This is a predicted structure of an 87-nucleotide RNA (c-di-GMP-I-GGC riboswitch aptamer) from a Chloroflexota bacterium.

RNA sequence: UCCGACAAUGGCAAACCCGGCGAAAGCCGGGGACGCAAAGCUACGGACCUAAAGUCACUGCCGACAAUGGUCGCCGAGCCGCCGAAG
Numbered sequence: 001u002c003c004g005a006c007a008a009u010g011g012c013a014a015a016c017c018c019g020g021c022g023a024a025a026g027c028c029g030g031g032g033a034c035g036c037a038a039a040g041c042u043a044c045g046g047a048c049c050u051a052a053a054g055u056c057a058c059u060g061c062c063g064a065c066a067a068u069g070g071u072c073g074c075c076g077a078g079c080c081g082c083c084g085a086a087g
Base pairs, nucleotide, nucleotide: 002087003084004083011036012035016031017030018029019028020027021026034073040079041078042077044076045075046074047071048070049069054065055064056063
């Protein structure tokens, strides 16, 4: 350095509930644990989610397009990082 133990110290926190922000996706705080060896950070590439503004359509409503919005607990990539069994 790779690697990831019926090891050790710890860490994070899904769903759901309460309060708040947001048009929404979703996010923040508290509770709570499904799980996670990076479930630490970064939207760089892909993927997916939402569609307020915008554009198109329409008598009107519905609708369509699409991210500059979002998800790092979807994947890849980059950066930092605890421990030390077997190999």